[in-house]
Context: one part of a larger RNA
Molecule: small-subunit ribosomal RNA, 3' major domain
Organism: Patescibacteria group bacterium
RNA sequence: UGACGGGGACCCGCACAAGCGGUGGAGCAUGUGGUUUAAUUCGACAAUAAGCGAAGAACCUUACCAGGGCUUGACUUCUAGGAGGUCUUUUGAAAGAAAGACGUGCCUUCGGGAACCUAGAAUCAGGCGUUGCAUGGCUGUCGUCAGUUCGUGGCGUGAGCUGUACGGUUAAGUCCGGAAACGAGCGCAACCCUUGUUCUGUGUUAUAUUUCUCACAGAAGACUGCCGGCGUAUAGUCGGAGGAAGGUGGGGACGACGUCAAGUCAGCAUGACCCUUCGAUGCCCUGGGCGACACACGUGCUACAAUGGCUAGUACAAAGGGACGCGAAGCCGCGAGGUGGAGCUAAUCCUGUCAAAACUAGUCUCAGUUCGAAUUGGAGUCUGCAACUCGACUCCAUGAAGUUGGAAUCGCUAGUAAUCGUAGGUCAGCCACACUACGGUGAAUACGUUCUCGGGUCUUGUACA
Numbered sequence: 001u002g003a004c005g006g007g008g009a010c011c012c013g014c015a016c017a018a019g020c021g022g023u024g025g026a027g028c029a030u031g032u033g034g035u036u037u038a039a040u041u042c043g044a045c046a047a048u049a050a051g052c053g054a055a056g057a058a059c060c061u062u063a064c065c066a067g068g069g070c071u072u073g074a075c076u077u078c079u080a081g082g083a084g085g086u087c088u089u090u091u092g093a094a095a096g097a098a099a100g101a102c103g104u105g106c107c108u109u110c111g112g113g114a115a116c117c118u119a120g121a122a123u124c125a126g127g128c129g130u131u132g133c134a135u136g137g138c139u140g141u142c143g144u145c146a147g148u149u150c151g152u153g154g155c156g157u158g159a160g161c162u163g164u165a166c167g168g169u170u171a172a173g174u175c176c177g178g179a180a181a182c183g184a185g186c187g188c189a190a191c192c193c194u195u196g197u198u199c200u201g202u203g204u205u206a207u208a209u210u211u212c213u214c215a216c217a218g219a220a221g222a223c224u225g226c227c228g229g230c231g232u233a234u235a236g237u238c239g240g241a242g243g244a245a246g247g248u249g250g251g252g253a254c255g256a257c258g259u260c261a262a263g264u265c266a267g268c269a270u271g272a273c274c275c276u277u278c279g280a281u282g283c284c285c286u287g288g289g290c291g292a293c294a295c296a297c298g299u300g301c302u303a304c305a306a307u308g309g310c311u312a313g314u315a316c317a318a319a320g321g322g323a324c325g326c327g328a329a330g331c332c333g334c335g336a337g338g339u340g341g342a343g344c345u346a347a348u349c350c351u352g353u354c355a356a357a358a359c360u361a362g363u364c365u366c367a368g369u370u371c372g373a374a375u376u377g378g379a380g381u382c383u384g385c386a387a388c389u390c391g392a393c394u395c396c397a398u399g400a401a402g403u404u405g406g407a408a409u410c411g412c413u414a415g416u417a418a419u420c421g422u423a424g425g426u427c428a429g430c431c432a433c434a435c436u437a438c439g440g441u442g443a444a445u446a447c448g449u450u451c452u453c454g455g456g457u458c459u460u461g462u463a464c465a
Stems, first nucleotide, its partner, number of pairs: 001465002003462003007459007015449002019412005026302008034293002042053002064288007073124001077121006085102007106113002126275002129273003135269002137264003140260001142258001147186006153162003166177003192252004197220007223246001226240005291431001304405001308364006320351003325344002330339003371402001376397007418441007
């Protein structure tokens, strides 16, 4: 100087408390461990791994396994020959192997060139093989915590200290006062985006319409500016006025010096090492596996019902997506869907009459039920060469566990929690109950900081560095 303390003082945070809803019990989905397996590819492991990489594993993907093949190779250059190519046969699971037939193109400065096949040659290619403890880049975390440093000066033999301590104040090393310090850098804040209010301009496709709404663009507005109390004359704080908004208005992007030899050599790049031919750690292909299942854990979905289930009627969104696409009306089917093809390069057409919870009426009457939907049988639809391993959806039947969950534990302070639907990316299809966004309805509680956890400043002890 740090680090640590079941030392002290002060302060903060959904940290506790006060509340609301969950998890832990059930079924299912999904990830992980373990076990099994020919293989169940690999990575990630407290917080900071486990619906994570993966914004889509039937083939492909794919890295794994079994089997069948190739060896200058799937990819680069040169030389020689042949146009490329099309078709057929045999064999094969395919990749491929063998054989045969047809054919002689395009550009041309007539040298040749482009593209492809075969053979040969050379430097080589190739590797999701190892090392994240050799690395770059990117990322998580402490933490959006308020810290972390430097120049000059001063103090100290020195390590170092000061500045950055102290008194107030703040979300903040924010600002003020003061002081051997005076300044400055990276952080804080602001500048950026979005939302809330008003005005101006424009008006396609929005609006019945010039208004309004809406859309786009630009501007204004909030600064403790005004008043009062407290305070030091400050910084500021409390209350008030006006205002759409008040003291950072709400939300986002933005992450200092550094910590964890944290994560990633399997996104990519890259040093070193290793493998490279007759059984390759390379390449091609078929099939399988990544989907197994005594069990254990994580994250979710659906429930256990009457604030509910079912039936009928009726109302109100936002934000997205659409040409290899979205696909209307009409018709067929109980339905998934089929047919059809208008319109749309989209404020125009489609999704879409865009929602569901809500509301109105009826029924069920506390039961393993008209709750709950797993599981299983049958019949189908769609995508796709192909749904057996291993897709989603529909209809009929079946109707399991479950009656609110032990110890323990998680989230959330306002348009939040809870609850209700909608859309998108990936994508042929989809195992999405995931993720990312969007709006509808819309609470309770916070006395307070003793305690738990994490953090900050000062101080104290130390046999630790």